The RNA shown here (transfer RNA) has 72 nucleotides and comes from Waterburya agarophytonicola KI4.

């Protein structure tokens, strides 16, 4: 220098155009003599940034940034 992949709650990841979810962690409550475990409820996301297409974009297109891998 070129090519490919990834970026989504604190963390690990789903989500192939129509109001964004799970596990875990966190807070409160139930349970216990007290913990742990278990159960219930709740909070937490401008979906990496900027543009484009579309009635509508986390999703499609382009550029950029960061990370990973490959080739020379």
């Nucleotide at each position: 220098g070129c090519c490919c992949c990834a970026a989504u709650g604190g963390c690990u990841c789903a989500g192939u155009g129509g109001u964004a979810g799970a596990g875990u962690a966190c807070a409160u409550c139930u349970u216990u003599g007290g913990u742990a475990a278990a159960g219930a409820u709740g909070a937490g996301g401008u979906c990496g940034c900027g543009a484009g297409u579309u009635c509508a974009a986390u999703u499609c297109u382009c550029g950029c940034u960061u990370g990973g891998g490959g080739c020379u």

Its Rfam family is "tRNA". It is annotated as a transfer RNA. Gene Ontology term of the family: triplet codon-amino acid adaptor activity.
The source organism's lineage runs through Bacteria, Bacillati, Cyanophyceae, Waterburya and Waterburya agarophytonicola.
The RNAcentral record of the sequence draws on ENA and Rfam.